[in-house]
Molecule: transfer RNA
Organism: Deltaproteobacteria bacterium
RNA sequence: GGGUGGUUAGCUCAGUUGGUAGAGCAUCGGCCUUACAAGCCGAGGGUCAUGGGUUCGAGUCCCUCACCACCCA
Numbered sequence: 001g002g003g004u005g006g007u008u009a010g011c012u013c014a015g016u017u018g019g020u021a022g023a024g025c026a027u028c029g030g031c032c033u034u035a036c037a038a039g040c041c042g043a044g045g046g047u048c049a050u051g052g053g054u055u056c057g058a059g060u061c062c063c064u065c066a067c068c069a070c071c072c073a
Base pairs, nucleotide, nucleotide: 001072002071003070004069005068006067007066010025011024012023013022019056027043028042029041030040031039051063052062053061
C1' cells in the first nucleotide's frame, strides 16, 4: 500500500426482507431472610464509533473518516 471482518446500554453480544432498538451480567428499588448470599418481581440506563447521502421511513443501503483484529504484498 491492497483486501476481509468488527465498532449497538457500564461489560459481553443479538438485531431476519429497511417499518418506533433487545437479551444476559452489572446497577437501583421491592419481596423473601434475624441478617447476608441465592431466588423472585420491577425500574433506570442508547447521538447504533464520526460526518454526509438515498428513502415517507436507515442499526440495516451508499459514500466519507477513525480505531481494532486478521490476510496478502